RNA sequence: UCCCGCCGCUGGGGGCGGCACGCCAUGUGCCUGAGACGUACCCCUGAACCUGAUCCGGAUCGUGCCGGCGUAGGAAAGCGAGCCAUGAGCAAU
Numbered sequence: 001u002c003c004c005g006c007c008g009c010u011g012g013g014g015g016c017g018g019c020a021c022g023c024c025a026u027g028u029g030c031c032u033g034a035g036a037c038g039u040a041c042c043c044c045u046g047a048a049c050c051u052g053a054u055c056c057g058g059a060u061c062g063u064g065c066c067g068g069c070g071u072a073g074g075a076a077a078g079c080g081a082g083c084c085a086u087g088a089g090c091a092a093u
Base pairs, nucleotide, nucleotide: 001088002087005083006082007080008079009078010077011044012043013042014041016038017031018030019029020028021027049074050073051072055068056067057066058065
């Protein structure tokens, strides 16, 4: 000095399912989850999310509930300051 990480600013992207309540419901309760309509949450390039997928294996009353697929394909970024540890580079001795 730089990378990574954390932080801030501005801008942008994204999802909202299952079960029960006779049915519907962005009603109520429950399940998972950061988030299941919140004045919130997550993500911005390796993991938001979408597609493959009416996929495969397992579990469940049931569901992308868990795992696989999956450093697969697609997908939305620029700027700024500081800091700790580690690492790297350069210089001097």

A computed fold for a 93-nucleotide RNA from a Planctomycetota bacterium, annotated as TPP riboswitch aptamer (THI element). The organism belongs to Planctomycetota, within Bacteria. Rfam family: TPP riboswitch aptamer (THI element). Gene Ontology term of the family: thiamine pyrophosphate binding.